[in-house]
Context: one part of a larger RNA
RNA sequence: AACGCUUGCGGCGUGCCUAAUACAUGCAAGUCGAGCGGGGCUCCUUCGGGAGCCUAGCGGCGAACGGGUGAGUAACACGUGGGCAACCUGCCCUCAAGCCUGGGAUAACUCCGGGAAACCGGUGCUAAUACCAGAUAAUCAAAGCUUUCGCAUGAGAGCUUUGUAAAAGUUUUUCGCUUGAGGAUGGGCCCGCGGUGCAUUAGCUUGUUGGUGGGGUAAUGGCCUACCAAGGCGACGAUGCAUAGCCGACCUGAGAGGGUGACCGGCCACACUGGGACUGAGACACGGCCCAGACUCCUACGGGAGGCAGCAGUAGGGAAUUUUCCGCAAUGGGCGAAAGCCUGACGGAGCAACGCCGCGUGAGUGAUGACGGCCUUCGGGUUGUAAAGCUCUGUUCUUAGGGAAGAAGUUCUGACGGUACCUAAGGAGAAAGCCCCGGCUAACUACGUGCCAGCAGCCGCGGUAAUACGUAGGGGGCAAGCGUUGUCC
Repeated sequence: AACGCUUGCGGCGUGCCUAAUACAUGCAAGUCGAGCGGGGCUCCUUCGGGAGCCUAGCGGCGAACGGGUGAGUAACACGUGGGCAACCUGCCCUCAAGCCUGGGAUAACUCCGGGAAACCGGUGCUAAUACCAGAUAAUCAAAGCUUUCGCAUGAGAGCUUUGUAAAAGUUUUUCGCUUGAGGAUGGGCCCGCGGUGCAUUAGCUUGUUGGUGGGGUAAUGGCCUACCAAGGCGACGAUGCAUAGCCGACCUGAGAGGGUGACCGGCCACACUGGGACUGAGACACGGCCCAGACUCCUACGGGAGGCAGCAGUAGGGAAUUUUCCGCAAUGGGCGAAAGCCUGACGGAGCAACGCCGCGUGAGUGAUGACGGCCUUCGGGUUGUAAAGCUCUGUUCUUAGGGAAGAAGUUCUGACGGUACCUAAGGAGAAAGCCCCGGCUAACUACGUGCCAGCAGCCGCGGUAAUACGUAGGGGGCAAGCGUUGUCC
């Protein structure tokens, strides 16, 4: 974990292990009007215009984070230790320099047209921090020369030639843009070692192993290509097949070890299945694009739309796993100058004894050892201080009153929540079950049954006095749990 019986409360955790099966519905990534033109609404108006709000579009940043899953993967995927003189890095920080002059378009909009729709085409107009040209310029880029140094490829310094940049806006501080150098952060690549089953898998390999030229990349490299050589791996287990995400850790154990990889954290891989690139600092991109396929849906049959392994939820599968909840108050993230907006991340609440921990179900007194039950040698024994009765308490509970911290930011801002907690009153009132009792193993009698019905983890019980089956009384164990089953030590 599930199942059976039972069930009062609280705190903290955990909750599809199976079908990476299919998904109705809602939400999960937006933001900026202090980049830009337009449109709409409201208000003021000296009828010139002005102010505020909202926004479809162009533009910027983000969407590569955060969240999910474990299918694939036996691999430099992961862990650990190194290397890059073979690399990149938006936003952020530091330093240096600059931000000059022009131009042509286009969406929105207007008009027209096509289409059932999704959407598309044409004409005309317009703006920018969108796009383009020119100027200027280096410690930048490319080529050449000189020189110093190193572990090889090579690195640094100097000189010459050629080439390359920008964006303004608000105006009150400021925020931005371009180039170069450095930092920080994040990544990319390479290598040593380590972690699995089968030898009833013994041979494997042709871009294969190496070289040269070329291409490609941020970068090394058969990464790719042409040519040349014939190599490369393997009982120190290649290749094949099977299984599997890896680790920090977790469980167990005195340890050595064995087992596991749920929650939390790091890394990797995947996003209906397969393939591909585009944009971008970063993707070959879960809620982007294109192609093919399977499936589902819409259709006016011409054509279109979709992808919950995000949060809830549904069907199915299954022994089995929750609410179509509240809030951005906190923490964090995106955008913004800010106010703020968005955020199923997150913070909380709900459900489930699923786990751990804590508490309660009353305490004291009470012998004519009451009644009843059971047993009996009929004398009694036992249930048993147990009950009743008397005296108390109020944890929990109910009602009423008060009422937080969490808010950082002197003001304001709390989903949780009128919650936790405190006070008063009421009232023993509302709260105990489950398994076992032959030996192992703690706890015994009676009746029923009669190798039947049944029990059982092992040994084994039951065929007429069964402490072993069933029931009752009594007893033992654990306790809001107790047993059973599965699995690990």
Notes:
Small-subunit ribosomal RNA, 5' domain from an uncultured bacterium, 489 nucleotides, folded computationally. RNAcentral holds the full RNA, with entries from ENA, Greengenes and SILVA.